[in-house]
RNA sequence: GCCCCGGUAGCUCAGCUGGACAGAGCGGCGGUUUCCUAAACCGUAGGUCGCAGGUUCGAAUCCUGUCCGGGGUA
Numbered sequence: 001g002c003c004c005c006g007g008u009a010g011c012u013c014a015g016c017u018g019g020a021c022a023g024a025g026c027g028g029c030g031g032u033u034u035c036c037u038a039a040a041c042c043g044u045a046g047g048u049c050g051c052a053g054g055u056u057c058g059a060a061u062c063c064u065g066u067c068c069g070g071g072g073u074a
Stems, first nucleotide, its partner, number of pairs: 001073007010026004019057001028044005050066005
């Protein structure tokens, strides 16, 4: 250099056959329970879906460029 995979909530990830408010677990915050803590249960907040542009009525999802991480190849 070329090829492949990944980047989505604080963390680990799902969603990637374009469509209804973008989700789960853990963690955070509040509450119930308990003598206290933990556990359990209930509620709640938190996201420009790496970045920029394009296609489309509509993009996390498709296309182009680019950045970062990992792997392969001479």
Predicted 3D model of a 74-nucleotide RNA (transfer RNA) from a Kiritimatiellia bacterium. It matches the Rfam family "tRNA".